[in-house]
RNA sequence: GCAGAUGACUGGGCAAUCGCUCUUUUAACCUUAGGGUUUUAAUUUUAGGGUUUUACCUUUGGGUUUUAAUUCUAGGGUUUUAGGAGAGGAAAGUCCGGGCUCCACGGAAACACGGUGCCGGCUAACGCCCGGCCAAGGCGACUUGAGGGAAAGUGCCACAGAAAAUAUACCGCCAUUUAUGGUAAGGGUGAAAAGGUGCGGUAAGAGCGCACCGCAUGGCCGGCAACGGGCAUGGCAUGGUAAACCCCACCGGGAGCAAGACCAAACAGAACGCUAACCGUUUCCGUAUCGGCGUUCAGGUAGGUUGCAUGAGGUGUUCGGCAACGAACUCCCUAGAUGAAUGAUUGCCAUCCAUAGCUUCGGCGAUGGUACAGAACCCGGCUUAUAGGUCAUCUGCUUUA
Numbered sequence: 001g002c003a004g005a006u007g008a009c010u011g012g013g014c015a016a017u018c019g020c021u022c023u024u025u026u027a028a029c030c031u032u033a034g035g036g037u038u039u040u041a042a043u044u045u046u047a048g049g050g051u052u053u054u055a056c057c058u059u060u061g062g063g064u065u066u067u068a069a070u071u072c073u074a075g076g077g078u079u080u081u082a083g084g085a086g087a088g089g090a091a092a093g094u095c096c097g098g099g100c101u102c103c104a105c106g107g108a109a110a111c112a113c114g115g116u117g118c119c120g121g122c123u124a125a126c127g128c129c130c131g132g133c134c135a136a137g138g139c140g141a142c143u144u145g146a147g148g149g150a151a152a153g154u155g156c157c158a159c160a161g162a163a164a165a166u167a168u169a170c171c172g173c174c175a176u177u178u179a180u181g182g183u184a185a186g187g188g189u190g191a192a193a194a195g196g197u198g199c200g201g202u203a204a205g206a207g208c209g210c211a212c213c214g215c216a217u218g219g220c221c222g223g224c225a226a227c228g229g230g231c232a233u234g235g236c237a238u239g240g241u242a243a244a245c246c247c248c249a250c251c252g253g254g255a256g257c258a259a260g261a262c263c264a265a266a267c268a269g270a271a272c273g274c275u276a277a278c279c280g281u282u283u284c285c286g287u288a289u290c291g292g293c294g295u296u297c298a299g300g301u302a303g304g305u306u307g308c309a310u311g312a313g314g315u316g317u318u319c320g321g322c323a324a325c326g327a328a329c330u331c332c333c334u335a336g337a338u339g340a341a342u343g344a345u346u347g348c349c350a351u352c353c354a355u356a357g358c359u360u361c362g363g364c365g366a367u368g369g370u371a372c373a374g375a376a377c378c379c380g381g382c383u384u385a386u387a388g389g390u391c392a393u394c395u396g397c398u399u400u401a
Base pairs, nucleotide, nucleotide: 001397002396003395004394005393006392007391008390009389010388012349013348014347015346016345017344018343020086021085022084023083024082027079028078029077030076031075032074033073034072035071036070037069038068041065042064043063044062045061047059048058049057050056051055088372092383093382095381096380097379098378099377100256101255102254103253105286106285107284108283109282110281111280113252114251115250116249117248118132119131120130121129133147134145135144136143137142148247149246153245154244155241156240157239170187171186172183173182174181175180195213196212197211198210199209200208214236215234216233217232218231220229221228222227260306261305262304263303269297270296271295272294273293274292275291313332314331316329317328318327319326320325352369353368354367355366357364358363
């Protein structure tokens, strides 16, 4: 210098004008509910007095209802003062795991169904993540793995080929009494053909024998383990396929914020079935209850508040750990809409790309464009999309010193 691998950050900036949502606060007005005080009217009643005893009038006090004014508290609405905050690394996919809510009173067992699948860690949990082992690919850094079991059983291996697992002899080679016998080395078919390479041996061959590799058995060493490395014995392998059924180990109830809760308003129930509370099915045990559950038909409402933003939360430092991560201390609060706010316009600047120019080859000016994409209960992941810019570490090749 070129080409790669892995990880991470960013993905426009500044200013002005106008505008939107939430929240804290100042002030004023309106309204709703409740309380206190005063006041208007009605009614009732205790006590006293008057009158013709019944009944009526009057004075004072109490209760209830009501009219008006004023004041206090709380909620709601409008305007206003002074502040604060306001989309993402994926908000996407809805593929996993949960928190939370309801079904729904608990306990135990079996089966079904679904998921995961090497070992060890981490986590609230996971099929995520971290570290390692093995296998495949790559010169390498690295990448990928649906990575347990084929000697429990069943199935499949098309076509080609002679033969595809209780598996052969087509061509060929050798012998030959020409009837045949031996052979699995060579050739052919195929993804795969009774271990591979080499030497010896043989009529020709073959683990027939030997060496090395491989395989099987036994034991030793290292490692928590997956696994790895030696040694000894044995001429010795029981093809592949489980992202085929299956076996083994472990895990697992369902539905989901349109879950639920409260307020207001309106209405109308009828028929059938079950009952063993019942959550996939079955069985057993305890408790509650004549209530409860399911299906079909019919009727009413569909408005408001809440759930709803303090969390398995985030920043920084230190310690432990290879790391994921954990602990301690410190600082911070960071959208909450409901047809859906977080924006629009203008100007200047910046990155990169394209076009045609200029150039002292450093670059300069002009025009146009400048990614994927919008929260809706929340969190941890995975997967997918992404113009461009920046940084770090590592690998290969070439050149120079």
Molecule: Bacterial RNase P class A
Organism: Alphaproteobacteria bacterium